[in-house]
Description: The prediction has a mean pLDDT of 80. A computed fold for a 72-nucleotide RNA from a Candidatus Magasanikiibacteriota bacterium, annotated as transfer RNA. It was read from a public genome assembly.
RNA sequence: GGCGCUAUCGUCUAUCGGUUAGGACAUUAGAUUCUCAAUCUAAGAAGACGGGUUCGACUCCCGUUAGCGCUA
Repeated sequence: GGCGCUAUCGUCUAUCGGUUAGGACAUUAGAUUCUCAAUCUAAGAAGACGGGUUCGACUCCCGUUAGCGCUA
């Protein structure tokens, strides 16, 4: 240089064109407890970036960025 794969809450992940973007752990608040832990309840928190297609895009297409792999 060429080709391929991946990018979603703090972390791990679900979502194969119409979802309020779901779950687990973690965090915060409350309940319980003499205290801690455990348990229960609630809350906040995410689509790498820029375009395109479409009535509608995390999802399809193009490019960029980053990571990984194969190859020369």

Its Rfam family is "tRNA". The family's RNA type in Rfam is transfer RNA.